Notes: This is a predicted structure of a 350-nucleotide part of an RNA (small-subunit ribosomal RNA, central domain) from a metagenome.
[in-house]
Context: one part of a larger RNA
RNA sequence: UUGGGCGUAAAGCGCGUGCAGGCGGCUUGGUAAGUUGGGUGUGAAAUCCCUUGGCUUAACUGAGGAAUUGCAUUCAAAACUGCCUAGCUUGAGUACGGUAGAGGGAAGUGGAACUCCUAGUGUAGAGGUGAAAUUCGUAGAUAUUAGGAGGAACACCUGUGGCGAAGGCGGCUUCCUGGACCAGUACUGACGCUGAGACGCGAAAGCGUGGGGAGCAAACAGGAUUAGAUACCCUGGUAGUCCACGCGGUAAACGAUGGGUACUAGGUGUGGGGGGUGUUGACCCCCUCCGUGCCGACGCUAACGCAUUAAGUACCCCGCCUGGGAAGUACGGUCGCAAGAUUAAAACUC
Numbered sequence: 001u002u003g004g005g006c007g008u009a010a011a012g013c014g015c016g017u018g019c020a021g022g023c024g025g026c027u028u029g030g031u032a033a034g035u036u037g038g039g040u041g042u043g044a045a046a047u048c049c050c051u052u053g054g055c056u057u058a059a060c061u062g063a064g065g066a067a068u069u070g071c072a073u074u075c076a077a078a079a080c081u082g083c084c085u086a087g088c089u090u091g092a093g094u095a096c097g098g099u100a101g102a103g104g105g106a107a108g109u110g111g112a113a114c115u116c117c118u119a120g121u122g123u124a125g126a127g128g129u130g131a132a133a134u135u136c137g138u139a140g141a142u143a144u145u146a147g148g149a150g151g152a153a154c155a156c157c158u159g160u161g162g163c164g165a166a167g168g169c170g171g172c173u174u175c176c177u178g179g180a181c182c183a184g185u186a187c188u189g190a191c192g193c194u195g196a197g198a199c200g201c202g203a204a205a206g207c208g209u210g211g212g213g214a215g216c217a218a219a220c221a222g223g224a225u226u227a228g229a230u231a232c233c234c235u236g237g238u239a240g241u242c243c244a245c246g247c248g249g250u251a252a253a254c255g256a257u258g259g260g261u262a263c264u265a266g267g268u269g270u271g272g273g274g275g276g277u278g279u280u281g282a283c284c285c286c287c288u289c290c291g292u293g294c295c296g297a298c299g300c301u302a303a304c305g306c307a308u309u310a311a312g313u314a315c316c317c318c319g320c321c322u323g324g325g326a327a328g329u330a331c332g333g334u335c336g337c338a339a340g341a342u343u344a345a346a347a348c349u350c
Base pairs, nucleotide, nucleotide: 003322004321005320006319007304008303012318014201015200016199017198021194022193023192025088026087027086029084030083031082033081034080035077036076037075038074039073040072041071042070049065050064051063052062053061054060091191092188093187094186095185096184097182098181099180103177104176105175106174107173108172109171110154114150115149116148117147118146119145120144121143125136126135162169163168206247207246208245209244210243211242215241216240220236221235222234223233258317259316260315261314262313263312266295267294268293269292270291271290272289273288274287275286276285278283299306300305323350324349325348332343333342334341335340
């Protein structure tokens, strides 16, 4: 490289937007680049293959043929692909009417809890644990009542419920804003799918500058435990956690399952919408579209399992794998303030 693969054995980029590229619906006419057929020229000789001849045979070798699957040129065909042309509406999209939603951003606001402060009542304990101690408290703690301040998170509702491309999103109100779904009509007329590079988003921790700091809490200190205890338990406690702006770009970023299209038994829940029917009362039944679960036929799978939300049957495009270790390391490049990230070997060894 070919091939074979990528849920769990090695292997799906964390996710999207999208230039190039690859692939691409139905019909008309043209063209003839691809494609197909014929002719001509060429495709050196030797070698290989076939038929024969010569050395006693063979090796070797003479002659003839075939082959040289290619290239060029010419004639022809027009189904398919391409290109040009004219259309079409089923793919895709737009408008109009509705629906659900923790989708995103900004501002405002609410109650519970917690800590602190002030004041009252009140007195000797309180905390904490397996048991203790460190710790707090007669300078009045804990408990309790009233008032005030502050920051962070939003109990119940809450649901294998919803929304989002993923990360993720949960008190309430307002403003701005993205997407999805349903019904039918009108319109555009292939405008589509994928997507190397590129660009954007991207949990937590971390970094820079400036704020903020209630609770929690790496580091750290002390008390215990223990043979020891740089831990588990306890008392404290700083970064951090929060906000603004910027950086970073990684996760078991998981469904360990890339995206798109079509097809292939069913059963039973649930969320949203539409239609019908019966009651008209929140309801019930049936059909159907989109989403989300469970169970299962065929089929697939090494098995486990997957099974119309496929890991089934096919096609298109991208990414990735190729024995274990050395190693996701070294060196070099790129990026970064740094931490580091990304790209990515070899010797050697089994």